This is a predicted structure of a 73-nucleotide RNA (transfer RNA) from an Actinomycetes bacterium. The coordinates come from a structure-prediction model, not an experiment, and the mean pLDDT is 83.

RNA sequence: GCCCGAGUAGCUCAGACGGCAGAGCAGCGGUUUCGUAAACCGCAGGCCGUGGGUUCGAGUCCCACCUCGGGCU
Numbered sequence: 001g002c003c004c005g006a007g008u009a010g011c012u013c014a015g016a017c018g019g020c021a022g023a024g025c026a027g028c029g030g031u032u033u034c035g036u037a038a039a040c041c042g043c044a045g046g047c048c049g050u051g052g053g054u055u056c057g058a059g060u061c062c063c064a065c066c067u068c069g070g071g072c073u
Base pairs, nucleotide, nucleotide: 001072002071003070004069005068006067007066010025011024012023013022019056027043028042029041030040031039049065050064051063052062053061
């Protein structure tokens, strides 16, 4: 230098064909207990790596760039 993959909540990851952003764990509150843990119920937490473009509408499609991983020369 070229090619491929990944980047979404604190962490691990879903989210086909564009149409209300989700789960588990962690956190907070509650029920239960003499108390703690476990269990159960509930709450909060993200403008989706950055910048542009297409579109009525983009996490999703297009372009450039950044970071990480792998491969080739």
Its Rfam family is "tRNA". About the family: Transfer RNA (tRNA) molecules are approximately 80 nucleotides in length.